[in-house]
Transfer RNA from a Gammaproteobacteria bacterium, 72 nucleotides, folded computationally. The source organism's lineage runs through Bacteria, Pseudomonadati, Pseudomonadota and Gammaproteobacteria. The same sequence occurs in records of 2 taxa. The prediction has a mean pLDDT of 82. The RNAcentral record of the sequence draws on ENA. Rfam family: tRNA. By type it is a transfer RNA.

């Protein structure tokens, strides 16, 4: 220098062949308990960034950034 893959909640991961983004754990609050843990209920929290296509994009296309791998 070139090519390919990946990027989603604090962390680890689903689903959706383009139509309200889910689960576990962690966190908040409540219940239970003498208290804590455990358990139950509840709440908040996310599509790397920028454009394009589309009625509608996390998904498709392009570029950028970061990580990984390969080639030179």
């Nucleotide at each position: 220098g070139c090519u390919g893959g990946c990027a989603a909640a604090g962390c680890a991961u689903a689903a959706a062949c383009g139509g309200u983004a889910a689960u576990g754990u962690a966190c908040u609050a409540g219940a239970c308990u003498u208290g804590u843990a455990a358990u139950c209920u509840u709440g908040a929290g996310a599509a790397a960034c920028a454009g394009g296509u589309u009625c509608g994009a996390u998904u498709c296309c392009u570029g950028u950034u970061g990580c990984c791998a390969g080639c030179u």